[in-house]
């Protein structure tokens, strides 16, 4: 250095629910709480996707704007071990 996660050791994270607050909304903070995660760590004007939202057009699709999801996929970085 790569490529790979059976095992070994050290741990981490927190999904649906529920409660309190933020936001038109998606959705997010923050308490409990565990479904699962070898990156469920980090990163969004400037790769895809979804998902709110506002104009405008349609017979449906679309177009453009603004917000959001990274636990959809995808960049970047890292622990221990194995080939």
């Nucleotide at each position: 250095u790569a490529a790979u996660g059976a095992u070994c050791a050290a741990g981490g994270c927190a999904a649906a629910g529920c409660c309190c607050g933020a936001g038109u909304a998606a959705u997010c903070g923050g308490g409990c709480g565990a479904c699962g995660c070898a990156a469920a760590g980090c990163u969004u004007a400037a790769g895809a996707g979804c998902c709110c939202u506002g104009a405008u057009g349609u017979a449906a699709c679309g177009u453009c704007g603004g917000g959001g999801c990274a636990g959809u996929c995808a960049g970047c970085u890292g622990c221990c071990g194995u080939u």
This is a predicted structure of an 83-nucleotide RNA (c-di-GMP-I riboswitch aptamer) from a Chlamydiota bacterium. Of the family's consensus pairs, 95% are formed in the model. It was read from a public genome assembly, where an Rfam model found it. The coordinates come from a structure-prediction model, not an experiment, and the mean pLDDT is 86.